Notes: The RNA shown here (Guanidine-I riboswitch aptamer) has 118 nucleotides and comes from Caballeronia glathei. The sequence is in RNAcentral, with records from Rfam and Ribocentre. Model confidence (mean pLDDT): 80 of 100. Its Rfam family is "Guanidine-I riboswitch aptamer". About the family: This family represents a conserved RNA structure found upstream of the ykkC and yxkD genes in Bacillus subtilis and related genes in other bacteria. The model forms 93% of the base pairs in the Rfam consensus.
[in-house]
């Protein structure tokens, strides 16, 4: 100069919307109690509105964390060389739109370690 590995999966989180629970408000709707007796309060039930602290639910190349692979070394009378188990190490580095896509919907979720920048 050139090649070839630099991985996969799971738990979490950051962030995210609105299926589904629940929360707030509405209802000249349907019950049932209450009383100072009003189309008044209050409870259930149904509807509809709203992301509303939150369950469920999605969720990170460039966040955390295990576990596996993967490369390396080590286990001694003396030299090679093979294999199995063990144990130790590494697994680096990384500014990044717009726009688009699925999902109920959104998104640090894919397009995407892209497009660009240095």
């Nucleotide at each position: 100069c050139a090649a070839a590995u630099g991985g996969a999966c799971g738990a979490c989180u950051a962030g995210g919307g609105u299926u589904c629970c629940g929360g707030u408000c509405c209802g000249c709707c349907g019950c049932a109690a209450g009383c100072a007796a009003g189309c008044c309060u209050u409870g259930c039930g149904c509807g509809g509105a709203u992301g509303c602290u939150g369950g469920u639910c999605c969720g990170a190349g460039a966040g955390u964390u295990g576990u596996c692979g993967a490369c390396c070394u080590c286990a001694g009378a003396g030299g090679c060389g093979c294999a199995u188990c063990g144990a130790g190490g590494u697994u680096a580095c990384a500014c990044g739109g717009c726009g688009g896509g699925a999902u109920a919907a959104a998104a640090g979720c894919c397009c995407g370690g892209g497009a660009g920048a240095g």